RNA sequence: GGCAGGCCACCGCUUAAUCGCCGCAAGGCGUACCGGGGAACCACUUUUCCUGGGGUGAAUCCGCACGUGUGUGCACGCACACGAGCGGUAGGGAUCGCUUCCAUCCCGAACCCGUCAGCUAACUCGGUCGGCGGCAACACGGAAGGAACA
Numbered sequence: 001g002g003c004a005g006g007c008c009a010c011c012g013c014u015u016a017a018u019c020g021c022c023g024c025a026a027g028g029c030g031u032a033c034c035g036g037g038g039a040a041c042c043a044c045u046u047u048u049c050c051u052g053g054g055g056u057g058a059a060u061c062c063g064c065a066c067g068u069g070u071g072u073g074c075a076c077g078c079a080c081a082c083g084a085g086c087g088g089u090a091g092g093g094a095u096c097g098c099u100u101c102c103a104u105c106c107c108g109a110a111c112c113c114g115u116c117a118g119c120u121a122a123c124u125c126g127g128u129c130g131g132c133g134g135c136a137a138c139a140c141g142g143a144a145g146g147a148a149c150a
Stems, first nucleotide, its partner, number of pairs: 010134005019030004033127005042118001052116001053113004061088004066083007091107005098145005
């Protein structure tokens, strides 16, 4: 000097998931924000059976191909179940003050209620987790507009 890793502070991103007070702590009380239930009116009368139905979330839908098992007398083919994969897609996020457009890079999951819920004023019940990147001088794509300051 370079590379990689760890810790603290700080900066930034995703998400509703921030901030404050009391407490040694556990925990409690609030707060910004977020979600569920719940009239009239309106909507739906496709509810039971059938293939229950519903919620949080951007996370829906489609095609292709592979392995194992089952069914069809066998083969071919087809169907179903499980596992694993490729491509696309409704939709969503970021690019370091705001909005829009372009461009680029990503996500396109997971879980919950338990036969039950349309909307919904009053009312009422809850959440307030988690996961990442940078890292002390840089970082700081392009265009338009607006705002603020001088």
A computed fold for a 150-nucleotide RNA from Jidongwangia harbinensis, annotated as c-di-AMP riboswitch aptamer (ydaO/yuaA leader). The prediction has a mean pLDDT of 75. It was read from a public genome assembly, where an Rfam model found it. The source organism's lineage runs through Bacteria, Bacillati, Actinomycetes, Micromonosporales and Jidongwangia. The model forms 88% of the base pairs in the Rfam consensus.